[in-house]
Context: one part of a larger RNA
RNA sequence: CGUAGGAAAUUUGAGAGGAUCUGUCCUUAGUACGAGAGGACCGGGAUGGACAUACCGCUGGUGUACCAGUUGUUCCGCCAGGAGCAUCGCUGGGUAGCUAUGUAUGGAUGAGAUAAACGCUGAAAGCAUCUAAGUGUGAAACUCGCCUCAAGAUGAGAUUUCCCAUUCCAUUUAUGGAAGUAAGACCCCUGAGAGAUGAUCAGGUAGAUAGGUUGGGAGUGGAAGUGUAGUGAUACAUGGAGCGGACCAAUACUAAUCGGUCGAGG
Numbered sequence: 001c002g003u004a005g006g007a008a009a010u011u012u013g014a015g016a017g018g019a020u021c022u023g024u025c026c027u028u029a030g031u032a033c034g035a036g037a038g039g040a041c042c043g044g045g046a047u048g049g050a051c052a053u054a055c056c057g058c059u060g061g062u063g064u065a066c067c068a069g070u071u072g073u074u075c076c077g078c079c080a081g082g083a084g085c086a087u088c089g090c091u092g093g094g095u096a097g098c099u100a101u102g103u104a105u106g107g108a109u110g111a112g113a114u115a116a117a118c119g120c121u122g123a124a125a126g127c128a129u130c131u132a133a134g135u136g137u138g139a140a141a142c143u144c145g146c147c148u149c150a151a152g153a154u155g156a157g158a159u160u161u162c163c164c165a166u167u168c169c170a171u172u173u174a175u176g177g178a179a180g181u182a183a184g185a186c187c188c189c190u191g192a193g194a195g196a197u198g199a200u201c202a203g204g205u206a207g208a209u210a211g212g213u214u215g216g217g218a219g220u221g222g223a224a225g226u227g228u229a230g231u232g233a234u235a236c237a238u239g240g241a242g243c244g245g246a247c248c249a250a251u252a253c254u255a256a257u258c259g260g261u262c263g264a265g266g
Stems, first nucleotide, its partner, number of pairs: 001152001005163007015149004021049007033038001051106005059100004066093005071086006110144003117137004164266001166179006184262004188204005209255003212251005219243002225238005
């Protein structure tokens, strides 16, 4: 821009893409078959491999704004307690998020028309013949079925709901142009289940969108200070202590203020 008014939702599916894999074991059954050795079709069940998708409850990884320990050095006047730098200084753990080696699920069942092949009926050709007329069975291949996208499918589809028939100008008098609006949308702002930017999604005081605060939780692992014991290193008590990024809630304290623009007359 189009989809012959303007919007907001919900959809149909022309079409396109993805997937389509396979082993072993048990049973049928040591049956059919076979002199024996051996050893099934068909059918039923179990469990794997690789692959794919999703997720983070479990097992782990990462986790440079979380916790603790510790070395050297500089500084905070000194002790104590801390801070900076040294690969995040190093080390031990670890929330959220992201993840696989972790977990869950999937390939199916089935339908149609077929290939090779196997038939039925059957003439040409009194026989025979699956074929000439007619009519069946039949494969991971084909078309459906499963999953995803999908009406720019210009062949532009469908359904539901909302908004209304304003004012002005021009002329060729039924069209064109302009303006302010309606429903609605955007700008702007707070953000994240989103993200390079747009976009998407959640919100904008009639508000829990983010921050803060409070409460809780995961985590770390016993804070500082004080007291006691010990010459001391240190230990114990106060006390599952203190701290606690992303997690879960509550709470308008702070910031989403005030505003502006677009948008039909069929």
Record summary:
The part of an RNA shown here (large-subunit ribosomal RNA, domain VI) has 266 nucleotides and comes from Pediococcus cellicola. Taxonomically the source falls in Pediococcus (Bacteria, Bacillati, Lactobacillales, Lactobacillaceae). The sequence was found in a public genome assembly.